[in-house]
RNA sequence: UUGUUAUCAAGAAAGGCCGAGGGAAUAGACCCGGAGAAGCCUUAGCAACCCUUUACUUUGUAAAGAAGGUGCUAAAUUCUACCAUUUUAUGGAUAGAUAACCA
Numbered sequence: 001u002u003g004u005u006a007u008c009a010a011g012a013a014a015g016g017c018c019g020a021g022g023g024a025a026u027a028g029a030c031c032c033g034g035a036g037a038a039g040c041c042u043u044a045g046c047a048a049c050c051c052u053u054u055a056c057u058u059u060g061u062a063a064a065g066a067a068g069g070u071g072c073u074a075a076a077u078u079c080u081a082c083c084a085u086u087u088u089a090u091g092g093a094u095a096g097a098u099a100a101c102c103a
Stems, first nucleotide, its partner, number of pairs: 001103001003101006013043005021032003026081004044073003049069002051065006077095001082092004
């Protein structure tokens, strides 16, 4: 980097440095931001993909857990864009994010 599978309306922030942008990309909308954005560091937390234990059972289901590997800690992946149905909402697709695995 490509591919496969699963999930994406829940949940969880303080401090320090720094100083103007940020919300993935394009367009529009709407937001966050000198009462301090992005980035870096520390600590804390959330969740339970990998994981641990137990039971059933046969390589999966259920319950409990959180030591370790990731991830995450404004707003639905902020919303819309393409398709279908309906009448401005639902479902799906594309794209994206994360995890596990394969090459």

This is a predicted structure of a 103-nucleotide RNA (SAM riboswitch aptamer (S box leader)) from Lutibacter sp. B1. The model forms 97% of the base pairs in the Rfam consensus. Its Rfam family is "SAM riboswitch aptamer (S box leader)". Rfam links the family to the GO term regulation of gene expression.